Record summary
RNAcentral holds the full RNA, with entries from ENA and SILVA. A computed fold for a 478-nucleotide part of an RNA from Paenibacillus vini, annotated as small-subunit ribosomal RNA, 3' major domain. Its Rfam family is "Bacterial small subunit ribosomal RNA". The prediction has a mean pLDDT of 83.
[in-house]
Context: one part of a larger RNA
RNA sequence: UGACGGGGACCCGCACAAGCAGUGGAGUAUGUGGUUUAAUUCGAAGCAACGCGAAGAACCUUACCAGGUCUUGACAUCCCUAUGACCGCUACAGAGAUGUAGCUCUUCCUUCGGGACAUAGGAGACAGGUGGUGCAUGGUUGUCGUCAGCUCGUGUCGUGAGAUGUUGGGUUAAGUCCCGCAACGAGCGCAACCCUUAACUUUAGUUGCCAGCAAUUCGGUUGGGCACUCUAGAGUGACUGCCGGUGACAAACCGGAGGAAGGUGGGGAUGACGUCAAAUCAUCAUGCCCCUUAUGACCUGGGCUACACACGUACUACAAUGGCCGAUACAACGGGAAGCGAAGUCGCGAGAUGGAGCGAAUCCUAUCAAAGUCGGUCUCAGUUCGGAUUGCAGGCUGCAACUCGCCUGCAUGAAGUCGGAAUUGCUAGUAAUCGCGGAUCAGCAUGCCGCGGUGAAUACGUUCCCGGGUCUUGUACA
Numbered sequence: 001u002g003a004c005g006g007g008g009a010c011c012c013g014c015a016c017a018a019g020c021a022g023u024g025g026a027g028u029a030u031g032u033g034g035u036u037u038a039a040u041u042c043g044a045a046g047c048a049a050c051g052c053g054a055a056g057a058a059c060c061u062u063a064c065c066a067g068g069u070c071u072u073g074a075c076a077u078c079c080c081u082a083u084g085a086c087c088g089c090u091a092c093a094g095a096g097a098u099g100u101a102g103c104u105c106u107u108c109c110u111u112c113g114g115g116a117c118a119u120a121g122g123a124g125a126c127a128g129g130u131g132g133u134g135c136a137u138g139g140u141u142g143u144c145g146u147c148a149g150c151u152c153g154u155g156u157c158g159u160g161a162g163a164u165g166u167u168g169g170g171u172u173a174a175g176u177c178c179c180g181c182a183a184c185g186a187g188c189g190c191a192a193c194c195c196u197u198a199a200c201u202u203u204a205g206u207u208g209c210c211a212g213c214a215a216u217u218c219g220g221u222u223g224g225g226c227a228c229u230c231u232a233g234a235g236u237g238a239c240u241g242c243c244g245g246u247g248a249c250a251a252a253c254c255g256g257a258g259g260a261a262g263g264u265g266g267g268g269a270u271g272a273c274g275u276c277a278a279a280u281c282a283u284c285a286u287g288c289c290c291c292u293u294a295u296g297a298c299c300u301g302g303g304c305u306a307c308a309c310a311c312g313u314a315c316u317a318c319a320a321u322g323g324c325c326g327a328u329a330c331a332a333c334g335g336g337a338a339g340c341g342a343a344g345u346c347g348c349g350a351g352a353u354g355g356a357g358c359g360a361a362u363c364c365u366a367u368c369a370a371a372g373u374c375g376g377u378c379u380c381a382g383u384u385c386g387g388a389u390u391g392c393a394g395g396c397u398g399c400a401a402c403u404c405g406c407c408u409g410c411a412u413g414a415a416g417u418c419g420g421a422a423u424u425g426c427u428a429g430u431a432a433u434c435g436c437g438g439a440u441c442a443g444c445a446u447g448c449c450g451c452g453g454u455g456a457a458u459a460c461g462u463u464c465c466c467g468g469g470u471c472u473u474g475u476a477c478a
Stems, first nucleotide, its partner, number of pairs: 001478002003475003007472007015462002019426005026316008034307002042053002064302007073126001077125002079122006088103006107116003128291002131289003137285002139280003142276001144274001149188006155164003168179003194268004199236007208226003213223003239262001242256005318419001322378007334365003339358002344353003385416001390411007432454007
């Protein structure tokens, strides 16, 4: 100087407390461990691994296993020889890779010497490796933590390591600002600048809108209009600016006015010096080591989907604030050409048929929603709760749904009556609850990323638990 303390002081955080909803019990989905297996590819491991890499394993993916094959190779450059192609099609053998045979085709430039390009064969230089080492590395990422810290120059003090500044008194979300001070300044962080959301003005008016005026097939549909809504450009607006109080006449804090918004308005992006030899050699790059008729490459089939069990994360429930039936209202973000696919028709339905319109403020998804509201029924039951499991019959995608996809109808109707010890999230348009969209994707979400609808309770307070910051103290630690 640090680190540590079941030392002290001060401060903060959904850290506790006060509340709400959960997890832990059930069924299922999914990940992991374990076990099994020819293989169940590999990685991730307290917080910070475990719906994680994987924004989607039937083949492919795929790295694993079995079998069948290749050896200058599936991919790149160089050399030699041959051919003129390459492409396309067919037959046979085979699980296919591949092999054999046949058909079609007969490139471009040229000084006619040849050259370019492509294919086949050959020799070797080499290719290739998701093989090892993340404790050899780059790059990227997590975490403490959006915590308020981390440093430097000059000066001063100290023999020196170092100290000072950065400590102190106030204050702040903040090393934020003020005052003081052997310090005076500066840098990386904080804040601001950026995006979005909340108000208004202005410009613009189609594909959007319709106040007034006409027409109307009653649909902003047509004429017409751009006032309004909206869209998307530009601006205004919030700065403790104003008033009162407290305070050291400071910084600031408390209250108020005006205002759409008030003291960082809400949300996002943004992550200092460093810590964990943290993660990743399987995104990629890369040193060294290793394989080279195989640890490389191709193919078929299988596996990654196994199942006495254990754990994590979710979904659905256990019901009446509910289930079922009928009627009826209101969104936002998005996506669409190998695409979205309307009306109509068929089917109980999944879906089929159909093909209008639309590269989309126009058409479709989508009359866009669901919870909601109105009416009816059930009357506390393992039930008209719950839907697992199983049987049968179908639909869709796709060469192909047996291992191993999703959906529909009929039948079946398991556990479960609110969950032990323990434990998680959340402070406002939040929790809870309800549906909708998107990426990946041929097909396949209860996951992920977004969107809107309805919309709470509680916070006395900082004694305690956890984590963090500052000062101080002790130390057989570095």